[in-house]
Context: one part of a larger RNA
C1' cells in the first nucleotide's frame, strides 16, 4: 500500500446500485411457503328459473312436495404435479468436482415428427346410509352406486423370445439393415359444430379438438465407465478376506464381487498404500509487474444433506425437506389406554455470539404446476421496509468585502496568527420542504370486426389485420412552480519512520507507545488549549489476507 458478507469507537445530509445469521446442522410459538382439473366419475348442499300437486285463503298471494335445466360450493374415486422450484454445508480426500473421452453395457413422464389402433364384456370400491368402538387421533362391521379406477376376451401395423436364410460394418465380446416360420402381448373415453339421408327421440352418419394404445427416430435430462488435475501428516510402513481373479447363477434400466456357491492365491504400496488431521469442488474472489500466494460470502454448474440412524414403497424419475415404516433423542396433548410433531423454505422467537434485517405488497411482468380455455396455485419471482455494510454520484452555498472588527492564541510589548475568514453588499436554487402535472416495464391470453385456409358447410378450428381489457411497486420515478442561505462537517494525527508546533498543566507521577522510545522542573512523544496536516459523510481502531 491494496481487499473485507466484517466488528468496535466518535460522527452522520441526500440519492443509485449491491449487500445482510460467516457462530449452536442449536430449540422453535404462529401465519403463509403445492396444487390443480366438473371437458374422466358418482353423490350432497345451497339457489334461481320453467312446471305439475297439495295445505291456507273468495281471491292476489303465502307455504310445502315432486319433476326438469341452468349456476356455485363441499368431501371423495380417478388423472397430472407434489423427484421443479427453494434452502443449507453436516458429512465426503471419493469418480464428489473439474477436463477430455466411452456406452458393441443403459434408462427416458411431459415436448416434436412418422406409421399403425382405438373392438367386445365383467365384478368391484370409496363416497353415501346403517350399526358398533375410542377422550382423541381414529377404527371396525353391514349394504349401495360410477368413471378416462380394476379384470377377461378379441385384433396384432408393431414389439418380446426363440429357430433359420442374405447383405453390409467394426478395437473385441459383436452391431447394423433385409426376410421366412412359431410364441407371447394394447387401448378409455371427453367434448365442440353440421346440409342432405335414416331415426318419435337419444343418436347413426359426416367433420374438427384434447385425451388413450403399441413402435421407430428425435429432443430434454439421467445412470454406469475410463485417463489427467487439484490439502496437510512418515512422530502413521506396511495394508487387505468379497480381500484380488476365474466358473457358474441371481439382482439391476445397464456393465460389474454388486450379491451368492465353488475354485485359484491373490490385490495395493515409498511414483507414499494404509492410518491420522482438516475440508463440499468448480466458474472464479482477493492480492500481486508477473510467477507465484489466500480464499470459494452474494451469482452459476455439479454434489451432498433434510430432528438423529435405518429401510422400503409409489412412480419415467426418490430410497424421497413441508411422503410411509421401524428405532432413539426431545418437545406437545391425554380420560393414563394411547397419540401428534420436525423452520439446513419466507418472516419472526429465544439460545450462544463482537456481530447479520420487515412475522410487509403483489401474481402487473418473468418462470413454474394443474387445465380445452376462463382461471387457479406460486415466501419462486417482482417491488417495498431496516443496516453507512460496501462502492458511486451529489450537496453542506457562489462572487465582492480591510478599520485587516471584536473574543482567543502567541509576543522580544513593537506586532504577529485565525483572516475574505467573519460582519456586511448582490447573486444562485443542486438536494431536502411545500405545490401541481406524471410515466417505461403490456404483449399476450381472452372478447369482438374483418379477411385468408379448411369444409358439403356462410358451424367449428387454424393464421393475420383492426379495436377493447390488464400496473403490486406508485400518484413513486421524471417534469413544472414557490419560498429562502435558509435545514445539512465531522474524524484522526502534528518526535522519527510521517504531511503538519506552540503555550499551559504535569513532574519516572499521571500517562502514550506500530517499532525506536517519551515522561525524574523549561515535554514540538503524556493531559487541555491555539494553530497546522490528512481525509470526509465517514474517520480511526481491532482482526484476516496478499
Nucleotide at each position: 500500500g491494496a481487499a473485507c458478507g466484517a466488528a468496535c469507537g466518535c460522527u452522520g445530509g441526500c440519492g443509485g446500485c449491491g449487500u445482510g445469521g460467516a457462530u449452536a446442522a442449536g430449540a422453535c410459538a404462529u401465519g403463509c411457503a403445492a396444487g390443480u382439473c366438473g371437458a374422466g366419475c358418482g353423490a350432497g348442499a345451497a339457489u334461481c328459473a320453467g312446471u305439475g300437486g297439495g295445505u291456507a285463503g273468495c281471491a292476489a298471494u303465502a307455504u310445502u312436495c315432486g319433476c326438469u335445466g341452468g349456476u356455485u360450493c363441499u368431501a371423495g374415486c380417478g388423472g397430472c404435479g407434489c423427484a421443479a422450484g427453494g434452502g443449507u454445508g453436516c458429512g465426503u480426500a471419493a469418480c464428489a468436482c473439474g477436463u477430455g473421452g466411452g456406452c458393441a453395457a443403459u434408462c427416458u413422464g411431459c415436448c416434436g415428427u412418422g406409421a399403425a389402433g382405438c373392438c367386445u364384456g365383467g365384478a368391484a370400491u370409496a363416497a353415501c346410509u346403517c350399526g358398533c368402538u375410542g377422550a382423541a387421533a381414529g377404527g371396525c362391521g353391514a349394504g349401495c352406486u360410477a368413471a378416462u379406477a380394476c379384470c377377461g376376451g378379441a385384433u396384432g401395423u408393431g414389439a418380446u423370445u426363440c429357430c433359420u436364410g442374405g447383405a453390409g460394418g467394426g478395437c473385441a465380446u459383436c452391431c447394423u439393415c433385409u426376410g421366412g416360420a412359431a410364441c407371447u402381448u394394447a387401448a378409455a373415453g371427453c367434448u365442440g359444430g353440421g346440409g342432405a339421408c335414416c331415426g318419435u327421440a337419444a343418436g347413426g352418419c359426416c367433420u374438427g379438438g384434447c385425451a388413450c394404445u403399441u413402435c421407430a427416430c428425435g429432443a430434454u435430462g439421467a445412470g454406469c465407465c475410463c485417463g489427467c488435475g487439484g490439502c496437510c501428516u512418515a512422530u502413521c510402513a506396511g495394508c487387505u478376506a468379497g480381500u484380488u481373479g476365474g466358473u457358474g447363477a441371481g439382482g439391476u434400466a445397464a456393465c460389474g464381487g454388486c450379491u451368492c456357491a465353488c475354485c485359484a492365491a491373490g490385490g495395493c504400496u515409498a511414483a507414499g498404500a494404509c492410518g491420522g488431521g482438516u475440508a463440499g469442488c468448480u466458474g472464479g474472489u482477493c492480492u500481486g509487474a508477473g510467477a507465484g500466494g489466500a480464499c470459494g460470502a452474494c451469482c452459476a454448474g455439479c454434489c451432498a444433506c433434510a430432528c438423529u440412524g435405518g429401510a422400503a414403497c409409489u412412480g419415467a424419475g426418490a430410497c424421497a425437506c413441508g411422503g410411509u415404516c421401524c428405532a432413539g433423542a426431545c418437545a406437545c396433548c391425554u380420560a393414563c389406554g394411547g397419540g401428534u410433531g420436525g423452520c439446513a423454505g419466507c418472516a419472526g422467537u429465544c439460545g450462544a455470539g463482537a456481530a447479520u434485517u420487515u412475522u410487509u405488497c403483489a401474481c402487473a411482468a418473468u418462470g413454474g404446476g394443474c387445465g380445452a380455455a376462463a382461471g387457479c396455485c406460486u415466501g419462486a419471482u417482482g417491488g417495498a421496509g431496516c443496516g453507512a455494510c460496501g462502492c458511486c454520484g451529489c450537496g453542506u452555498g457562489g462572487g465582492g468585502g480591510a478599520u485587516g472588527a471584536a473574543u482567543g492564541g502567541c509576543u522580544u510589548c513593537g506586532g504577529c496568527c485565525c483572516g475574505u475568514a467573519a460582519a456586511c453588499c448582490c447573486c444562485u436554487g443542486u438536494c431536502a420542504u411545500u405545490u401541481g402535472c406524471g410515466a417505461u416495464c403490456a404483449a399476450a391470453c381472452c372478447u369482438u370486426a374483418c379477411g385468408a385456409c379448411c369444409u358439403a358447410a356462410c358451424a367449428c378450428g387454424u393464421c393475420g389485420u383492426g379495436a377493447g381489457c390488464u400496473g403490486a411497486u406508485a400518484g413513486u420515478a421524471g417534469c413544472g412552480g414557490a419560498a429562502g442561505a435558509g435545514g445539512a462537517a465531522g474524524g484522526g494525527a502534528c518526535g522519527g519512520c510521517u504531511a503538519a508546533c506552540u503555550c499551559u498543566g504535569u513532574g519516572c507521577c499521571a500517562g502514550c507507545a506500530g517499532c525506536c522510545g517519551c515522561g525524574g522542573u523549561a515535554a514540538u512523544a503524556c493531559a487541555g488549549a491555539g494553530g497546522u496536516c490528512c481525509c470526509a459523510a465517514g474517520c480511526g481502531u481491532u482482526g484476516u489476507u496478499c